Background:
This is a predicted structure of a 540-nucleotide part of an RNA (small-subunit ribosomal RNA, 5' domain) from an uncultured bacterium. The prediction has a mean pLDDT of 83. Its Rfam family is "Bacterial small subunit ribosomal RNA".
Context: one part of a larger RNA
Order: sequence, then C1' cells, then structure tokens
RNA sequence: GAAUCAACGCUGGCGGCGUGCCUAACACAUGCAAGUCGAACGCGAAAGUCCCGCAAGGGAUAAGUAGAGUGGCAAACGGGUGAGUAACACGUGGGUGACCUGCCUUCGAGCGGGGGAUAACGUCCCGAAAGGGACGCUAAUACCGCAUGACAUCCUGCCUUUGAAGAGGUGGAGAUCAAAGCUGGGGAUCGCAAGACCUAGCACUCGAAGAGGGGCCCGCGCCUGAUUAGCUAGUUGGUGGGGUAACGGCUCACCAAGGCAACGAUCAGUAUCCGGCCUGAGAGGGCGGACGGACACACUGGGACUGAGACACGGCCCAGACUCCUACGGGAGGCAGCAGUGGGGAAUUGUUCGCAAUGGGCGCAAGCCUGACGACGCAACGCCGCGUGGAGGAUGAAGACCUUCGGGUCGUAAGCUCCUUUCGAUCGAGACGAAUGGCUUCCGGGUGAACAAUCCGGAAGAAUGACGGUACCGAGAGAAGAAGCCCCGGCUAACUCCGUGCCAGCAGCCGCGGUAAUACGGGGGGGGCAAGCGUUGUUC
Repeated sequence: GAAUCAACGCUGGCGGCGUGCCUAACACAUGCAAGUCGAACGCGAAAGUCCCGCAAGGGAUAAGUAGAGUGGCAAACGGGUGAGUAACACGUGGGUGACCUGCCUUCGAGCGGGGGAUAACGUCCCGAAAGGGACGCUAAUACCGCAUGACAUCCUGCCUUUGAAGAGGUGGAGAUCAAAGCUGGGGAUCGCAAGACCUAGCACUCGAAGAGGGGCCCGCGCCUGAUUAGCUAGUUGGUGGGGUAACGGCUCACCAAGGCAACGAUCAGUAUCCGGCCUGAGAGGGCGGACGGACACACUGGGACUGAGACACGGCCCAGACUCCUACGGGAGGCAGCAGUGGGGAAUUGUUCGCAAUGGGCGCAAGCCUGACGACGCAACGCCGCGUGGAGGAUGAAGACCUUCGGGUCGUAAGCUCCUUUCGAUCGAGACGAAUGGCUUCCGGGUGAACAAUCCGGAAGAAUGACGGUACCGAGAGAAGAAGCCCCGGCUAACUCCGUGCCAGCAGCCGCGGUAAUACGGGGGGGGCAAGCGUUGUUC
C1' cells in the first nucleotide's frame, strides 16, 4: 500500500447493489417450513335456514360438502450446518468385459378370467393420557391364485469379436406379468335399466433403446511433526460357501505366511475438498465467508424397515444424556429449516408480506401446498453514485490568533448582490415486471364410422401484482434540512503561541518531556481523507 463475514472510538444527509453468529455441532418457549389426488375406493357429518308437530321429535336443504380412513405419487428434492474426516473424501483423467435407474422420450407386444380379506364404520371393553383390544359389516388402480406369454431371465450346445465372455448371433426343456377410471356417439346388435359393444385421452403390464441420475474401481495431485521407526491376524493371498444391483476379506470355513514402511508406514496434531477469493510485476504466499459443484452430519451412539433411490433433518426401533406431562401404572420431544428466546461473546438482523414472478411436489385440469423463492424491514458492515450550494464581491468589516507594534493571517472566507433547486420534506399523476397455462368464440389439421369427444397449431376476447400508490414523471416553496475525523519532530504532506517542567503525559520505529518542548495539554494556523475518519485484529 492493498484486502477484510470484522470489532471498537468519534461523527453521520440520501440512494442503488450486495453482505450480516467467524464464538456454544450450547439449550430451546411459540408459530410456520411437505403435501397432494374424489378422473383409484368405500363411508360420511354439523351449525344455520325452511317445513310438520302442543311437545318430544321427525323431514328437507346445507351436501355426497366438511372430515377422517384404504390406496397412489411425493416425502431420498428443495433448505441448514461443517462436528467428524488426511480419506479414492475431494480435484482431474480414465475404466465398468463387475453394475442399478421411479418419473421423462422413442419403439414393439399386451391389458383375459376369478378369489379371499381389511381399515374406515357399528357394538362393547381397558387406560389419567398417549393409546390399545374383542366381535360384526364393506370397497378398490390394496392383496392373492389361474390363463396367455417373447427378440427377456436362469440352465445348456454351437459360432463371431476379444488377451480374456457374464458381449453379439443362433438352437433346446422348465419358471416369471396386467387394473381399472373418465368423456363422447347409439349409426347396427343384445339388454327393463345400468351397460355390453365402438372410439379418444390418462393410467397399468412385459420387453428393447435413449436421456438424465447414481454405485463401484484405478493413475496422478492433496497440511505439520522422526523430540512418532517399526506397523498389521481378516492382517496379505488362495480354494469354496454366503451376500450385493455389482467386483471385492464385503462376510464365513479351510489352507498358505504373507502385506506396508526412510520415495516416511504406524502414531500424534490440525483440517470438509474444489471452482474460486485476497495479495503480488510475476513466481509465489495466504484463505475456502457469500455464489456454484462434491462430501459429511441432523440431540449422542447403534440398527434395520419401506422404496427406483435412504440406513432417511421435520420416518421407525433400541440404548444414553437432557427437558416436559402424569392419576406414579406410564407417556411425549429433538430449530446445524424461517423468524424468534436464553446463554457464550468484541460482535452478527424481523416471532414481516406474498405465492404476482421463477422453480419444485401432487393433480387430466381448475387448483392446493411451498419460511425454496420473490419482496419489504434493521445495521455506514462493504462497494458504487449523489448532495451539504453556484457566480460576483475589499472598507481586505467585526472577532480571534500572531507580531519586530509597522503590521500579518484566518480571508472572497463571511455579510451583501444575482442565480439554481439535485437529494430531502409536501402535493398530484402513476408503471415495467403478465403472459403462459386455464376459460369463451372462431379457423385449420391428426385420430376416428362420426358434423361427438379428444389432441395439435393459429387468431380474437376477458381475468390474474406481494412489492406498491413503490420506481419514474410533474408542481409549488425556499440556500432553505445535511461535515466530520485524523494528523502537523524524522520516516511523512502540514508551525507558531501559551501552559507544564523527566511531572502530567506521548509513542508504529527512532525517540520526546529535568524552564524558551514545531514530539505532552490547549489556542490559532496548516495538511490529509471525507459520510466517513482513525484504532485494533488478521493476510499478502
């Protein structure tokens, strides 16, 4: 000098864009942060209003609504944190002839016929509660057989490629699949009707491929310490069994005695890694906050279940610590999600608004959910921009300071004259971000028996904004509301007077101060930067 997730002192006008618990991965009150689908399925209220009735009560509507339940998909994403980890964790380049892949895209084939349950619900029982039990009823795109079934899988034979077949091609015998729902037409047939039947879209099953995603393996790179020199028994390898989507001591039995290490094993300490960021002419050094990618974790430790995917932050089980409820028998919980509280600390914000946009989940869609996100708020925490007025003006006013007492400086500075009105305050008008999807009308095309329906494309119309009466624009007024901080011995830009007298004090280094201190304190003057200026910490 530059930089900073900064803090502290003094000061503080506005705007834009960013950033904001670096410490206790300490403990957490409260609210919200993951739901959705009635076009999978059965059930199904109440208030209110109306009617009947003397009343009790009943009926209609509300409404097949609210609601819970079965079922499907999502919940493995998104969001947070960096505790652990010196490791194939990460980065980079490869391999997979050892693998998986829901939703999406393309292609091929199919979607036949049956069965038994169960929650909800009803009745009853236990419990303080959380919850649980018995009996009875019921549905499905829930569950289970059967049929069909291949270029698919397993077994086996041959051929091709290859260093090597678990790859590709071609044969043989067994095992493995399906589910409905919605809309339109009735032209023909059946049926009392519902419907069968035909057709379109969505869904479903099997197979092949793709895209995207992931698992595993390898080369190289990846901090400090030798005042850590030896480490290792599933250890190293083999055979066989098991296990996995998959290779493998991954696991187990047996056999062998190996494997690593001065090119630093082992141990100890420290630490998420990278794109990048800071500095520097570069080489290099330091850092890894925000943003993006990867990893790890979710009170602590362990475990599996479900699933395409988890060993699962707002799932389950066990153990532990802690907190809460209890009728003492037993239960409930997990903010390193967004706000917020206590605590720690030099120190780090609102218990705000909205799903209007972007994105995500579910749904045919309308739509619902979304503390992701979009916004607003707080903080000079940072960067950038703007303003605090401009021009003229000498009797060089008053005042202050200095003085050689002549004067000099503050100083065109002020007053005064003329002008302007950014920003701020007030008033008026007032956005872009929003056109997709969906709806209505029309036109064309695909499918189709069809002028239904549905899908695709086009045109027109209406609706949709949290921010926000915000930005921007305009009007009137009036210099009006807006400057400080540090320094002045040398380094280093800027000098005098008074006070003090090795005292009080200053100080980054050298060093100042003991009676003329440009170095302490104050005044005047000056220098630097400026809504900031200094100090401290840290890095180069």